[in-house]
RNA sequence: GGGCUCUUAGCUCAGUUGGCUAGAGCGCCUCGUUUGCACCGAGGAGGUCGGGGGUUCGACUCCCCCAGAGUCCA
Numbered sequence: 001g002g003g004c005u006c007u008u009a010g011c012u013c014a015g016u017u018g019g020c021u022a023g024a025g026c027g028c029c030u031c032g033u034u035u036g037c038a039c040c041g042a043g044g045a046g047g048u049c050g051g052g053g054g055u056u057c058g059a060c061u062c063c064c065c066c067a068g069a070g071u072c073c074a
Stems, first nucleotide, its partner, number of pairs: 001073007010026004019057001028044005050066005
C1' cells in the first nucleotide's frame, strides 16, 4: 500500500430480503426475604446502533467517505 471481516447498554453479544417507539444474559439501583450478607423473587435506570453524508414515505439494516479493531497478501 491492497483484500476481507467487524464497530449496537458498563461488559459479552443477538437483531437486517428496509417498516410499532431497538433487545437478551451478566453487571448496576430500589423493594421484598434475612439479625446481617449472599442466594432467590419483583420492579427500575441505562443506547441519538463508531462519526459524517446520500438514497428512500421510512435506515441498526442499502450506498459513499472517514476513524478504530482483527486477519490475510505485498